[in-house]
RNA sequence: GGAGGUCGGUCGGCGGUCGCCGGAGGCUUGGGGCCUUCGGAGGAAAGUCCGAGCUCCGCAGGGCAGGGCGCCGGGUAACGCCCGGAGGGGGUAACCUCUGGAAAGUGCCACAGAAAACAGACCGCCUCGGGUUUGACACCCGGGGUAAGGGUGAAAAGGUGGGGUAAGAGCCCACCGCCUCUCCUGGCAACAGGAGAGGGCACGGUAAACCCCGCCCGGAGAAAGGCCAUGUAGGGGAGCGCUUGAGGGUGGCCCGCCCGAAGCUCCCGGGUAGGCCGCUAGAGCGGUUGGGUAACCAACCGCCUAGAGGAAUGACCGCCACCCCGAAAGGGGGACAGAACUCGGCUUAUGACCGGCCUCCUCCU
RNA sequence: CGGGACGUGGCUCAGCCUGGUAGAGCACUGGGUUCGGGACUCAGGGGUCGCAGGUUCAAAUCCUGCCGUCCCGA
Numbered sequence: 001g002g003a004g005g006u007c008g009g010u011c012g013g014c015g016g017u018c019g020c021c022g023g024a025g026g027c028u029u030g031g032g033g034c035c036u037u038c039g040g041a042g043g044a045a046a047g048u049c050c051g052a053g054c055u056c057c058g059c060a061g062g063g064c065a066g067g068g069c070g071c072c073g074g075g076u077a078a079c080g081c082c083c084g085g086a087g088g089g090g091g092u093a094a095c096c097u098c099u100g101g102a103a104a105g106u107g108c109c110a111c112a113g114a115a116a117a118c119a120g121a122c123c124g125c126c127u128c129g130g131g132u133u134u135g136a137c138a139c140c141c142g143g144g145g146u147a148a149g150g151g152u153g154a155a156a157a158g159g160u161g162g163g164g165u166a167a168g169a170g171c172c173c174a175c176c177g178c179c180u181c182u183c184c185u186g187g188c189a190a191c192a193g194g195a196g197a198g199g200g201c202a203c204g205g206u207a208a209a210c211c212c213c214g215c216c217c218g219g220a221g222a223a224a225g226g227c228c229a230u231g232u233a234g235g236g237g238a239g240c241g242c243u244u245g246a247g248g249g250u251g252g253c254c255c256g257c258c259c260g261a262a263g264c265u266c267c268c269g270g271g272u273a274g275g276c277c278g279c280u281a282g283a284g285c286g287g288u289u290g291g292g293u294a295a296c297c298a299a300c301c302g303c304c305u306a307g308a309g310g311a312a313u314g315a316c317c318g319c320c321a322c323c324c325c326g327a328a329a330g331g332g333g334g335a336c337a338g339a340a341c342u343c344g345g346c347u348u349a350u351g352a353c354c355g356g357c358c359u360c361c362u363c364c365u
Numbered sequence: 366c367g368g369g370a371c372g373u374g375g376c377u378c379a380g381c382c383u384g385g386u387a388g389a390g391c392a393c394u395g396g397g398u399u400c401g402g403g404a405c406u407c408a409g410g411g412g413u414c415g416c417a418g419g420u421u422c423a424a425a426u427c428c429u430g431c432c433g434u435c436c437c438g439a
Stems, first nucleotide, its partner, number of pairs: 001361011012320007020040009042336001046347002049345005054221004061255004066217005071085005086099005100212002105210002107206003122150002124146009158176006177201001178199009225277004235268006247259003284303008322333004366438007375391004385422001393409005415431005
C1' cells in the first nucleotide's frame, strides 16, 4: 500500500425569522384569548415475531388435547435473546456457520435401475447339463454359484493389501476405521485423550413426517381496566329452563370450585357514544470504582428525558463543518424512516462517516 | 391499537393437510362450420405458484423472515 474479518460509536453545529404540541406561572375573562418560561422522535420509533411488567377474568386447581423450545455451562425479571465453550462443516487465515433422539415403533424414499432396506443377478465372472461342431478355452439354450468389476441413482450395505477360491466374498489374516462394555486422566459439563476386553461389522437417509425423551405454557389485552356524566323500554320474534338445575364466571373439551332460580341466550328494532384517570421515575440514563475471559453484576455520585384527538415535534435564510462535480469561480447533495401502556430481545429497511483490535498478500528499512 | 384469513396462466378457483406429472372453467390464437357474425367443434399457446433464505436427493406443498390484499373487534 492492497484485500478482508470483527467489535463499537455518530447521525451535523451556531445564529436569526415565522409557526405547531404539551407542562408551569401570570394577565384578562361569558365562551375564551394573550404574555413569559421550560420541554418536544429513532437506531430502528417499523414488523407485532418472541419474552415480561401492568390490568381484568373468584382461585389459576386436576386431566386430556394443543402449542413452543432443544449440544454443555453461565447471564437475565424472563426469553426462541446474549456470552463462553464442545463437536461437525466452510475459509490460507482473522473468522463464519449448524446442533436432542433414526440399535422404541410406524410411514416415506418419485424417475432411473436387476435390486431402495431383515437387500439385489441386468451386463460381467465362474461352474454344471444339453445342443452346434472333427474337436474346443468359441457360440446358443437352461440350471446353479458369485456383490470383486460395469452400468442406474441423491443414496447400492466398511477401506487398503495379502491369503484363499471354480469364480468370489470379513470367508480368513494384518493395518486403518466402526460398534458394545469396563477402567484411567483432564474438564462443573458437553466432550477430549488413553488403556483393556469383546464383536467380523450389526447401525442407509428423513423427526422444519408421525413420534419418543426432557423442560416450559390458564385466557385475554390499553378498544386491558376504573370513575363520573348522558340516554333508556317494561318493544317484536325464536329457543332453553324453574331444584332430577337452564344459564353464567372471556378458557378448545371434561372434571372440580363458585354464582344461580327468575329468568337466560340469540336475532330484529330503538337509545347513548362525552369527560377524567390509567399515562409515563423506569428491570431508567450517564460517570467512576470493583468483581467476572465475557454476557453481566455490585457499590457510590450525578441527571429527569414527548406524552396527544389518529393528526404536534416543522419551514426558510446566513455562516461553518462533511460528501460529490469542476482547473478555478462556482454549482449540487445529506439515507432509511417517524413515538401512542411500558420495558428486554430478535428480524427487516437504511446512505454515509469515525474509531479500536485482528488476519492474509506485497513493498521498503 | 389489537386479532384473523388469503396470495397459483389475463380472470375465478383446485392441487398444499399426506413433498416427486402444475390442472379446470372462462378468456386468447389458429382451423372447421356459416353468405357474414355468434353459438358449436378440433387443435394450440400462455404460469418466476407474491419475494428471499433454509430443511430435504427433491419444495406450489414443510420451516423462518419480509411484501401485498381482504375481513373482524368499543
Two RNAs folded together computationally: RNase P RNA and transfer RNA, 439 nucleotides in total. Model confidence (mean pLDDT): 80 of 100. It holds a member of the Rfam family "Bacterial RNase P class A".